Overview:
Model confidence (mean pLDDT): 82 of 100. Predicted 3D model of a 72-nucleotide RNA (transfer RNA) from an Oligoflexia bacterium. Rfam family: tRNA. By type it is a transfer RNA. Its family is annotated with triplet codon-amino acid adaptor activity in the Gene Ontology. The RNAcentral record of the sequence draws on ENA.
[in-house]
RNA sequence: UGGGCGGUCGCCAAGCGGUAAGGCAGCGGGUUUUGGUCCCGCCAUUCGGAGGUUCGAUCCCUCCCCGCCCAG
Numbered sequence: 001u002g003g004g005c006g007g008u009c010g011c012c013a014a015g016c017g018g019u020a021a022g023g024c025a026g027c028g029g030g031u032u033u034u035g036g037u038c039c040c041g042c043c044a045u046u047c048g049g050a051g052g053u054u055c056g057a058u059c060c061c062u063c064c065c066c067g068c069c070c071a072g
Stems, first nucleotide, its partner, number of pairs: 001071007010024003018055001026042005048064005
C1' cells in the first nucleotide's frame, strides 16, 4: 500500500430498512438468621466518526479512524 473480516450497554453477544434481543455484571425489591441460590423490576433519545440515499438507517453508499488476518 492492496484485499478480506470486525467495531452495538462495564464485558460477551443478536440484529441485515420501520425506531436495539439475550447472558454476565451493576442497581432496587422479595425470599433467607446472614451470604449464596431463586424470583420480580430497572439498566444503549449518539449502534467507532463525518457526510449521502430514504418518509424512515445499527442495517444501503462514500470518506476517515481503530483492531485482526492475508498478500506485497